[in-house]
Context: one part of a larger RNA
């Protein structure tokens, strides 16, 4: 390769946007590219099978006829299906209005508490740290109390098993600017959709370029402990960094270790958001029930599954497109190649081993 796979045994791209290419909703007509049905023609030879003949016999060979022969054409023909084409439809899409809900982004604004520094008062002999010490800090007055003034981080309660957004991820308060997604509607377009090789575009921390800014924490580093030693684990400092602007990087246990989307399959019970109904009402966006949609838990039937567990949020039942795996080591290594200042990312082997 075929085939089985892919939550946890190898395997789902970190994430969505999207080009090609596959695929693709309901009803008419039309065409006849696939489709299929009939007929013809082509499909050498050899080889294979039957007779029959020729070497003495067989192997070999010749003649005849058969059979293979996915498969290619030519005519004429069907029209369900799949493709074109053309009309029309609305359930899929999309849009447009209507309140509500949200830590969704961007900005700009104002704010809190601790913390750290300094200044003023008050007060004295400690004070911090530990398992237990030590180092440090303090008579130039520490530590504490009390008044203020300044710096840069950061956002207690609320908070939640709770909301947002593709994801990364997002929380003090207010204003502007911007997207989205749910619910509702008697509104428009009419299949415009799905998924996406290539390609783009965003993407924790660390790190990296330049400018700022640096309270707190705090890799290296310096000390004091601990120890056989202690390049650590506690303790005492303390530089990058931890904040901000601009640009780079492109990784993660980027994880639900679960790709995207659409249909189909029992219940129970919480919870966000919308809608209608129903009772209460001290009438208020009030409190209590239920319904229907959409979210997010958690239990559990059929089913699945090695189990562990999944189970309308599926890992059931199916269908559509993509990416992926093929034993372990070597190895996310070498080479080359492409992106990067650069650190390093992409891509991605082999011999050898077992």
């Nucleotide at each position: 390769u075929u085939g089985g796979g892919c939550c946890u045994a190898a395997a789902g791209c970190g994430u969505c946007c999207g080009u090609a290419g596959c695929u693709g909703g309901c009803c008419g007509c039309g065409c006849a590219a696939g489709u299929c049905u009939a007929u013809c023609g082509g499909a050498a030879a050899a080889u294979c099978c039957a007779c029959c003949c020729g070497c003495c016999c067989a192997a070999c060979g010749g003649g005849u006829g058969g059979g293979c022969g996915u498969c290619c054409g030519g005519u004429a023909g069907a029209a369900a299906c799949u493709g074109c084409g053309u009309g029309g439809c609305u359930u899929g899409g999309g849009a447009c209005c209507g309140g509500a809900a949200g830590g969704c982004g961007c900005g700009a604004c104002g704010g809190g508490u601790a913390c750290g520094u300094c200044c003023g008062g008050g007060g004295u002999a400690g004070g911090a740290g530990u398992g237990a010490a030590a180092u440090c800090c303090c008579g130039u007055a520490a530590u504490c109390c009390u008044g203020g003034a300044c710096g840069g981080a950061c956002c207690g309660c609320c908070g939640a098993u709770g909301g947002c957004g593709a994801a990364a991820g997002c929380a003090c308060g207010u204003c502007g600017c911007g997207a989205g997604g749910a619910c509702g509607g008697a509104u428009c377009c009419g299949a415009c959709a799905g998924u996406g090789a290539g390609g783009g575009a965003c993407g924790a921390a660390a790190g990296c370029c330049a400018g700022g800014g640096u309270c707190u924490c705090g890799a290296a580093c310096c000390g004091g402990a601990u120890u056989a030693g202690a390049u650590a684990c506690c303790c005492g400092g303390g530089u990058a960094g931890u904040c901000c602007u601009g640009g780079c990087c492109g990784u993660a246990a980027a994880c639900a270790a679960u790709g995207u989307c659409u249909g189909u399959u029992a219940g129970g019970u919480g919870u966000g958001g919308c809608u209608c109904c129903c009772g209460c009402u001290a009438c208020g966006a009030g409190c209590g029930g239920g319904u229907g949609c959409u979210g997010u838990g958690c239990c559990g039937u059929a089913g699945g599954g090695a189990a562990g567990c999944c189970g309308c949020u599926a890992a059931a039942c199916a269908g559509a497109c993509c990416g992926c795996c093929u034993g372990g080591g070597a190895a996310g290594u070498a080479c080359g190649u492409c992106c990067g200042c650069a650190a390093g990312g992409a891509u991605g082997a082999a011999a050898c081993u077992u």